Transfer RNA from a Methylacidiphilales bacterium, 72 nucleotides, folded computationally.

[in-house]
RNA sequence: GCCUCGGUAGCUCAGCGGUAGAGCAGGUGACUCUUAAUCACUUGGUCCAAGGUUCAAAUCCUUGCCGGGGCA
Numbered sequence: 001g002c003c004u005c006g007g008u009a010g011c012u013c014a015g016c017g018g019u020a021g022a023g024c025a026g027g028u029g030a031c032u033c034u035u036a037a038u039c040a041c042u043u044g045g046u047c048c049a050a051g052g053u054u055c056a057a058a059u060c061c062u063u064g065c066c067g068g069g070g071c072a
């Protein structure tokens, strides 16, 4: 330099045009002599950035940035 995969909650990841979700973590409550465990409820997102397409974009297109892999 070229090809390819990825970037979404504090962490690990889903979601592939039509209201952004799960698990873990955090908070509150129940239970318990207390803690842990368990159960219920619950907070938390400019979806890497900038443009474009569209009535509508995390999702499609272009460019850039960051990371993994491959080729040279």
Base pairs, nucleotide, nucleotide: 001071002070003069004068005067006066007065010024011023012022013021018055026042027041028040029039030038048064049063050062051061052060
The same sequence occurs in records of 2 taxa. Its mean pLDDT, the model's own confidence on a scale to 100, is 83. Its Rfam family is "tRNA". Its family is annotated with triplet codon-amino acid adaptor activity in the Gene Ontology. Rfam describes the family as follows. Transfer RNA (tRNA) molecules are approximately 80 nucleotides in length. Lineage of the source: Bacteria > Pseudomonadati > Verrucomicrobiota > Methylacidiphilae > Methylacidiphilales.